[in-house]
Context: one part of a larger RNA
Order: sequence, then structure tokens, then C1' cells
RNA sequence: UGACGGGGGCCCGCACAAGCGGUGGAGCAUGUGGUUUAAUUCGAUACAACGCGAAGAACCUUACCAGGGCUUGACAUGCCGCGAAUCCCCUUGAAAGGGGGGAGUGCCUUCGGGAACGCGGACACAGGUGGUGCAUGGCUGUCGUCAGCUCGUGCCGUGAGGUGUUGGGUUAAGUCCCGCAACGAGCGCAACCCUCGUGUUUAGUUGCCACAGAAGGAACCCUAGACAGACUGCCGGUGAUAAGCCGGAGGAAGGUGAGGAUGACGUCAAGUCAGCAUGCCCCUUACGCCCUGGGCGACACACGUGCUACAAUGGUCGGGACAAUGGGAUGCUACCCCGCGAGGGCAAGCCAACCUCAAAAACCCGGCCUCAGUUCGGAUUGCAGGCUGCAACUCGCCUGCAUGAAGGCGGAAUCGCUAGUAAUCGCAGGUCAGCCAUACUGCGGUGAAUCCGUUCCCGGGCCUUGUACA
Repeated sequence: UGACGGGGGCCCGCACAAGCGGUGGAGCAUGUGGUUUAAUUCGAUACAACGCGAAGAACCUUACCAGGGCUUGACAUGCCGCGAAUCCCCUUGAAAGGGGGGAGUGCCUUCGGGAACGCGGACACAGGUGGUGCAUGGCUGUCGUCAGCUCGUGCCGUGAGGUGUUGGGUUAAGUCCCGCAACGAGCGCAACCCUCGUGUUUAGUUGCCACAGAAGGAACCCUAGACAGACUGCCGGUGAUAAGCCGGAGGAAGGUGAGGAUGACGUCAAGUCAGCAUGCCCCUUACGCCCUGGGCGACACACGUGCUACAAUGGUCGGGACAAUGGGAUGCUACCCCGCGAGGGCAAGCCAACCUCAAAAACCCGGCCUCAGUUCGGAUUGCAGGCUGCAACUCGCCUGCAUGAAGGCGGAAUCGCUAGUAAUCGCAGGUCAGCCAUACUGCGGUGAAUCCGUUCCCGGGCCUUGUACA
């Protein structure tokens, strides 16, 4: 100087408390451990691994396994020879691959040849998701959006170092004020950026208003640009006359208005050689490459994250209403017809403020159910179908009929959340042929309770104290 203390003081954070809803019990989905396996590819492992890489594992993907094959190679550059390329047929094979036959002659040219492409050959080489994240770059997580981390000069100390950065107030903040052997400065904080909330203005189609239709209108809604607006600016109190704090006015908004983006010096030899790049090591008729099939989907178990429930604030049937974000030409598909339905047929519109996906659901009105393993719950299984795709056996999704399991609110323990939040309700998108999505990322609808307080648990900041630790 740090680090540590079941030392002290001060102060924060859904840290506790107050409150609401969950997890832990059930069934299922998914990830992981373990076990099994020819293989169940690899990585991630307290917080900060475990619906994580994976924003899509039937083949492909795919890195794993079995079998069948290739050896200048699936891919790059250089050399030589032949043939343009390309297309078709036969045969063998599970395919990859092998064997045979035919069609066909292009472009440039100094007529030697050349370019692109294919086949053959020799060599230099290719190739490796093989190892090392403890050799690395880059990127990322985390402490933590915590308020800290430093420097120049000066001063103090033999020196390590200190001072500044401590102190008195204050703040979300090393934020600001005052004081001070310090005076200044940098990286952080804040502001500048984006979205939402108010108004003005510009613009007016495909949107808005009017209309049976067309012609029309520019107020409103909306769309998307510009501008205004909030600064403790004003008033009162308080404070040290300061910074600030408390209350009030005006205002759509008030003291950081709400949310986002933004992550200091550093810590964890944290994570990633399998995104990519890369040193070194290793493989070279194989640790490279191609193909078919299988596996990544196994199942006595154990854990994490979720979905659906256990019902009457509910279930079911009929009728009625109101969104926002988004997507759409190998695409979205209206209307009509067929089918109980998934879907099929026909077919208009739309490169989309125009057409379409599209129905929003919870909600409201009415009927039934009357506390029961039920008209709760939907697992599981049987049969019959539909769709995507070369192909749904291993291993897809959906529909109809039948079947109806556990489950009556969950032990110890444990998680989230302070407001348009929690809870609850549906909708969209990316990936994607299809989909195991209950995931993820967004969008809107309905819409709470509680915060006395800081003793305690956890994490953190500043000062101080002890130390045989560094």
C1' cells in the first nucleotide's frame, strides 16, 4: 500500500421487511448429469453451465458409428498430354463409384496456339470441426451502469509511498458547494443520440371525412419531417449568505419525466483453437474426402428451465365488441364450391398505409353444468384421414372418432416483481420444405397489492481500526 475480520462508523441495491404471483408435489416439453450404446459428435459446469452455442438434427445439416469406396484428392495455384463444353442411352451397384456406346462442335487467333471447362499423369502441395483458450488475436460473460480508476507539476517521506481523491454538507453519481500543500488534468458520471408522452407547423395518397356510385373536402384521426417545451426557471420555507432539500403555482410532463443505446482502470491464466483468424505440435492410400444406413431422439434414475392443470373469479354452447408490432412474388392468398375437420378445388387482388396472412383473446349478453376425480383435467393408447417432402419405421406436424391416466394447490427449501410494473389475455416475427416452438425476440388488451423501516440475510461504496497474510 492492499487484502481480510462472526472490528467500528456512514450509505446504497426487490438485499431483507411489507405485498402479489410462482418453483419445489402431478402429467408433459426441453436442457443437463448419470447409465447404456457400434455411435449415443463436440463445447458450456457456483453466482456468471443446464429452452446455453442451436434464430428449426427425418436425408442434408453432421463434426459421431457401421459398411461400401477414393488417393494431387470435394477445394486453391503452378507443369505436361488428350478432349471443346455439354447432353443422351445401356450395364453393375444400396448409393458413391465403375464399365460400355452415341449425339455434338462453339469463342479469340499473329494459324504456332490461347481462354473457359472436362479427363488422364508426375510433383510441389491441398485437406484436418485433430491437440493446446495455460502460446494468442478478435469477440463475450462477470463484479457493475457499481462510482470509481489514474496522471502532470508541486509539497511531505531515506524508501515503498503519501498528498491531490481526506474533512463539513449534499447528490442517483469523485454530483455540486465550502474548507484544505496542494494546483490542474484525463478515463468514467452527467449531457450530446434513439423511442414514448404535449403543442405548433409543413405535407395529404393507398390513409382520414363525405357519398348508393362517381365527382369532391383538408377540419379531425393518422403518417413522418421540422420546431417549441422542463431549466430547480418562478414563489414560500429551510440551509452556512453556498450546494442543495421540502412545499406550492403554472404545465401534457417537475426536479434524471419514462424506457433504450452507452459498460472506466481492472478482476476471474473466466468463456470461445467447433464462427473466424492464428503460433507450435500431430495425421498424410488417412486423424483427409465421397456415399448408403444408423446415431445426435437410447432410459432404472437425479437436477435445472418451462407448458398444462388440479376447477364455479370456473368449464361448455350460441350470439356480440375493441388492438398493436410485424410478414408476404419459387410469396400472402380473399370470394365461391367440396369436406364434420385438417385440407382440397376454382380463382380475384397485392412487389402492398391500397390486396392478404386476420380470427385477436381475455371481455360483454344469454342457456346448461352444481362441487363430483365431475360437462374439471387432458396424459396415454387404438382406428380413420390430411399436409410437407425423393423419403415421415427408427424420428414430423395437423384433423376426426374412441380412450380417458396422474393431479383435490404441493415437505425442507427457493425465485421474480415497486406501475401501466406484477399478474393475466391473446397476436406477430426470425430460423424454416415441413417441424417436435410450451423456446426466443417483439407487440398490444385488461390491470393490482405493498414499501413501517434498515436490527437481521446477500452484494456493493467511502472513512477508520487490528493483523504473525501478500
Source information
Small-subunit ribosomal RNA, 3' major domain from a metagenome, 470 nucleotides, folded computationally. The full RNA is in RNAcentral, with records from SILVA. The coordinates come from a structure-prediction model, not an experiment, and the mean pLDDT is 86.